[in-house]
Context: one part of a larger RNA
RNA sequence: UUGGGUUUAAAGGGUGCGUAGGCGGCCCGUUAAGUCAGCGUGAAAUCCCAGGGCUCAACUCUGGAACUGCCGUUGAUACUGGCGGGCUUGAGUUCGGUCGAGGCGGGCGGAACUGGUGGUGUAGCGGUGAAAUGCAUAGAUACCACCAAGAACCCCGAUUGCGUAGGCAGCUCGCUAGGCCGAAACUGACGCUGAGGCACGAAAGCGUGGGGAGCGAACAGGAUUAGAUACCCUGGUAGUCCACGCCGUAAACGAUGAGUACUCGAUGUUUGCGAUACACUGUAAGCGUCCAAGCGAAAGCGUUAAGUACUCCACCUGGGGAGUACGCCCGCAAGGGUGAAACUC
Numbered sequence: 001u002u003g004g005g006u007u008u009a010a011a012g013g014g015u016g017c018g019u020a021g022g023c024g025g026c027c028c029g030u031u032a033a034g035u036c037a038g039c040g041u042g043a044a045a046u047c048c049c050a051g052g053g054c055u056c057a058a059c060u061c062u063g064g065a066a067c068u069g070c071c072g073u074u075g076a077u078a079c080u081g082g083c084g085g086g087c088u089u090g091a092g093u094u095c096g097g098u099c100g101a102g103g104c105g106g107g108c109g110g111a112a113c114u115g116g117u118g119g120u121g122u123a124g125c126g127g128u129g130a131a132a133u134g135c136a137u138a139g140a141u142a143c144c145a146c147c148a149a150g151a152a153c154c155c156c157g158a159u160u161g162c163g164u165a166g167g168c169a170g171c172u173c174g175c176u177a178g179g180c181c182g183a184a185a186c187u188g189a190c191g192c193u194g195a196g197g198c199a200c201g202a203a204a205g206c207g208u209g210g211g212g213a214g215c216g217a218a219c220a221g222g223a224u225u226a227g228a229u230a231c232c233c234u235g236g237u238a239g240u241c242c243a244c245g246c247c248g249u250a251a252a253c254g255a256u257g258a259g260u261a262c263u264c265g266a267u268g269u270u271u272g273c274g275a276u277a278c279a280c281u282g283u284a285a286g287c288g289u290c291c292a293a294g295c296g297a298a299a300g301c302g303u304u305a306a307g308u309a310c311u312c313c314a315c316c317u318g319g320g321g322a323g324u325a326c327g328c329c330c331g332c333a334a335g336g337g338u339g340a341a342a343c344u345c
Stems, first nucleotide, its partner, number of pairs: 003317004007299002012313001014200004021193003025087007033080002035076006041069001048064006090190001091187003094183006102176007109153001114148007124135002161168002205246006214240002219235004257312006265290009294301002318345003327338004
């Protein structure tokens, strides 16, 4: 490389948009590039087959086949391609509905924690397995009133919903994106995938400036213990929050790439439409559970496939060494991306 594979054995890119490329609906005409056929050519030797000659064999001779190829030429036209014309079911647009924690920005709200001020009040509070550190007669804890500030939004809440993924939850306003359903008016294959590329991308981390209630790496102390650089406790700085700019990773998981078509059913649920007798039932798009066929090493999957097929991309090829070294690219740095070998089992 071929082959075989990628839920869990090695292997699906974190996600999207999209360039090149690959692949691509129905009908008619045309062309004849791919494709197919005839003819020509494809030296001899070699290889293969059948015979022959050296005592056999190697070797060699004769005949045949073959030379899977190339070019030219003459044709064929189903399929693929090119060109032209048409179509509407794929795709998109439009109109009418509908849904949601989708995104961005602003405003507002209550509870709680903490702090402050004032009041009541007195000796403890706190914490644990038990304690101690800690706080408290300079009046704590507890209770009440008021004030301040930051962060997060109880119940509703769900096996729910939305988003491409990351992710998204108090209420409200503005801006904005999308899905789905119904109608079938318009375009007429405009499609699928997508190497590079570009964009987005949790948390932590970084830069500058703010903010800082609670929590809390580091750190300090108290315990525990043989020790205890931990688990438990008392404190507590970065950080967590905001603005702008970086970083670009993850068990970024459904450990399952995207698309199209096909293949029994049962049941729950969300949102439309139809019907409306308000029992129920049909249909479409989702979210779940259980199963037929089939698949699978099994666990299991099973119209949300891991089934049956096709298209395109990514990736795997024994363990360790190693996601390391070197080089290059990116980054302020931390580091990220790409990514070996010796050696060893």
Predicted 3D model of a 345-nucleotide part of an RNA (small-subunit ribosomal RNA, central domain) from Pontibacter roseus.
NCBI's taxonomy places the organism under Bacteria, Pseudomonadati, Bacteroidota, Hymenobacteraceae, Pontibacter.
The full RNA is in RNAcentral, with records from Greengenes.
Rfam family: Bacterial small subunit ribosomal RNA.
The prediction has a mean pLDDT of 87.